The RNA shown here (c-di-GMP-I-GGC riboswitch aptamer) has 84 nucleotides and comes from a Clostridia bacterium. The sequence was found by an Rfam model in a public genome assembly. It matches the Rfam family "c-di-GMP-I-GGC riboswitch aptamer". Gene Ontology term of the family: cyclic-di-GMP binding. The model forms 95% of the base pairs in the Rfam consensus.

[in-house]
RNA sequence: CCUGCCAAAGGCAAACUUGUCGAAAGGCAAGGACGCAAAGCCACGGGUCUAAAGCUUGAUGCCACGACCGCCGGGCUGCCAGAG
Numbered sequence: 001c002c003u004g005c006c007a008a009a010g011g012c013a014a015a016c017u018u019g020u021c022g023a024a025a026g027g028c029a030a031g032g033a034c035g036c037a038a039a040g041c042c043a044c045g046g047g048u049c050u051a052a053a054g055c056u057u058g059a060u061g062c063c064a065c066g067a068c069c070g071c072c073g074g075g076c077u078g079c080c081a082g083a084g
Base pairs, nucleotide, nucleotide: 001084002082003081004080011036012035016031017030018029019028020027021026034070040076041075042074044073045072046071047068048067049066054062055061
């Protein structure tokens, strides 16, 4: 460098529940484990979700400056091992 077969030490934590913040999407904390070799970090490109404010309508609809990195790609960093 490549890879994640083997081994070891560990790590993270989906759904769901409770509390809390938020208009919502969702965040945080605790419990809980479906999974994860970057499920560590960054909204940079695409994508998705929400729509308070704003614009608009007869009904309504549009919209991110909000959110998701456990949707895909990209960037930065990193433990252990060696079927190479």